A computed fold for a 72-nucleotide RNA from a Candidatus Uhrbacteria bacterium, annotated as transfer RNA.
Its Rfam family is "tRNA". Rfam's curators write: Transfer RNA (tRNA) molecules are approximately 80 nucleotides in length.
The coordinates come from a structure-prediction model, not an experiment, and the mean pLDDT is 85.
The sequence was found in a public genome assembly.
RNA sequence: GCCGGUGUAGCUCAGUGGCAGAGCAGCUGUUUUGUAAACAGCAGGUCGUCGGUUCAAUCCCGUCCACCGGCU
Numbered sequence: 001g002c003c004g005g006u007g008u009a010g011c012u013c014a015g016u017g018g019c020a021g022a023g024c025a026g027c028u029g030u031u032u033u034g035u036a037a038a039c040a041g042c043a044g045g046u047c048g049u050c051g052g053u054u055c056a057a058u059c060c061c062g063u064c065c066a067c068c069g070g071c072u
Base pairs, nucleotide, nucleotide: 001071002070003069004068005067006066007065010024011023012022013021018055026042027041028040029039030038048064050062051061052060
């Protein structure tokens, strides 16, 4: 330099056009003499950036950035 993949909650990942989710972690409560476990609830996201398509974009297209891999 060329090609491909990934980027979504603190972490690991779902979500293939129509209200952003799960598990773990966190907080509160119940239970316990107390802790843990269990159970109930709560909170936590400008969906990597900037544009484009669309009535509507996490999703489709382009660009850039970061990381991973391949080729030279």